[in-house]
Context: one part of a larger RNA
C1' cells in the first nucleotide's frame, strides 16, 4: 500500500461532546482546478515486444517500428466533483401548544425494620447447627411493654414497565435544572453526518483529609467439619460500606453487536402522544408518530440464530483484528499520592 474481516472463531474504543480532516440535499448562472479530447516539447542508448536482415542454425548481432502508461505547452468541451454568485425547503435547527418519566442537583420530612440506652413485667434459659460448640445470661439475658438516641436502606405499587449518552437512576414534599415525544407548519435556509487528537462524564473496589458508624462485613480471633481445612457452616469482628471535598479511570463498562441516513412482508404485546368514527361520553375500533419486547417472510449466517431495535440491501465517517504461548508482559514515554493505568515489543517456543 492492499485484501478479507470484527454477536459467539482474532477484532466495536466504557460513554458523550467536539477540533482538524473525510463526506455532504434540490435548483439556475458563471468559472475551468480536478476530468475528457486534440495538440507542443520532452520521456538518452541498450533492454523487453513486433517486423525484416547477417553469421550453415541458435545463442548473438544489425536496421526499422512500437512501447516508454510520466511530466509539459496551447486549443476545445462543461455532464460530474471543486470554487464563486443567486434561489428553494424535504435534511437540520428554531417557535407555539400539549405530554410521560426511579433523568440530574440541593434542602426538608415520614413510616417499617434493626441496634443501643433508661425504666416496667418476668425468672432460666437464649442463641446457633446436619448435629454441636465457641458466644450471651441470676451483676437478671431471651421474651414483652413504655420512653429516648442513632445510622443505613426505602416493602407493597413494581411490570415482560419508565428515564438517561453510557456508568446508572426507585419512600414523600419543595426549589433549581437537562433531555425526549406528539401536534401545528409560523420562522431560519444545508446551518448537516462522522470525528484522529483534545475535553468532559464514567459501577465496584482502592487512595488522601475531615466527619459518621445501626446493620452488614474483606483481614483477623475463636468454635466446628476434616486425613488436613490457611475454606464451605457457626460465634465475634476491623478496614470498608455512609457524608463532604479531592484523586483513581478500570469491568463479562455486554446487545460480548460503533455512530448517522435511506430502502426492504407481516402478526402480536407493552409504554407515551395525536387524529378520525360514535348524539355526548367512559370504553371500543380505525389510522398514524416515537419508544420497549416476542414471533416471523424474503434475505443473511459455519451454525446457534438474526430478521424495520438487522447480523438484510446500500452510502458516509471513526475504532479495531491479522496463528497459540511468551504478554496486555519488559523497556521507554505520559499520567497517578500509592495501588496502578494508558501506549506497547522482542528473543525463544509450538
Nucleotide at each position: 500500500c492492499u485484501g478479507g474481516g470484527c454477536u459467539u472463531a482474532a477484532a466495536g474504543g466504557g460513554u458523550g461532546u467536539g477540533u482538524a480532516g473525510g463526506c455532504g440535499g434540490c435548483u439556475a448562472g458563471g468559472u475551468a482546478a480536478g476530468c475528457g479530447u486534440c495538440u507542443u516539447g520532452u520521456g538518452a542508448a541498450a533492454u523487453c515486444c513486433c517486423u525484416c536482415g547477417g553469421c550453415u542454425u541458435a545463442a548473438c548481432c544489425g536496421a526499422g517500428g512500437a512501447a516508454u502508461u510520466g511530466c509539459u505547452u496551447g486549443g476545445c468541451g462543461a455532464a460530474c466533483u471543486g470554487c464563486c454568485u443567486g434561489g428553494c425547503u424535504u435534511g437540520a435547527g428554531g417557535c407555539g401548544c400539549g405530554u410521560a418519566g426511579g433523568g440530574g442537583c440541593u434542602a426538608g420530612u415520614a413510616g417499617a425494620a434493626c441496634u443501643c440506652u433508661g425504666g416496667g413485667u418476668g425468672g432460666a434459659g437464649c442463641g446457633g447447627u446436619g448435629a454441636a460448640a465457641u458466644g450471651c445470661g441470676u451483676a437478671g439475658a431471651u421474651a414483652u411493654c413504655c420512653a429516648g438516641g442513632g445510622g443505613a436502606a426505602u416493602g407493597c405499587c413494581g411490570g415482560u414497565g419508565g428515564c438517561g449518552a453510557a456508568g446508572g437512576c426507585g419512600a414523600c414534599u419543595a426549589g433549581c435544572u437537562g433531555g425526549g415525544c406528539g401536534c401545528g407548519u409560523c420562522c431560519u435556509g444545508a446551518c448537516g453526518c462522522u470525528g484522529a487528537g483534545g475535553c468532559a462524564c464514567g459501577a465496584a473496589a482502592g487512595c488522601g483529609u475531615g466527619g459518621g458508624g445501626a446493620g452488614c462485613a474483606a483481614a483477623c480471633g475463636g468454635g466446628a467439619u476434616u486425613a488436613g481445612a490457611u475454606a464451605c457452616c457457626c460465634c465475634g469482628g476491623u478496614a470498608g460500606u455512609c457524608c463532604a471535598c479531592g484523586c483513581u479511570g478500570u469491568a463479562a463498562a455486554c446487545g460480548a453487536u460503533g455512530u448517522g441516513c435511506a430502502c426492504u412482508a407481516g402478526g402480536u404485546u407493552c409504554g407515551a402522544g395525536a387524529a378520525c368514527u360514535u348524539c355526548u361520553g367512559a370504553c371500543a375500533g380505525u389510522u398514524u408518530u416515537c419508544g420497549g419486547g416476542c414471533c416471523g417472510a424474503a434475505g443473511g449466517g459455519a451454525a446457534a440464530c438474526u430478521g424495520a431495535u438487522a447480523a438484510g440491501u446500500g452510502c458516509a465517517c471513526c475504532g479495531c483484528c491479522u496463528g497459540g504461548g511468551g504478554a496486555g508482559u519488559a523497556c521507554g514515554g505520559c499520567c497517578g499520592c500509592a495501588a496502578g493505568g494508558c501506549u506497547a515489543a522482542a528473543a525463544c517456543u509450538c
The part of an RNA shown here (small-subunit ribosomal RNA, central domain) has 350 nucleotides and comes from a marine sediment metagenome. The RNAcentral record of the full RNA draws on SILVA.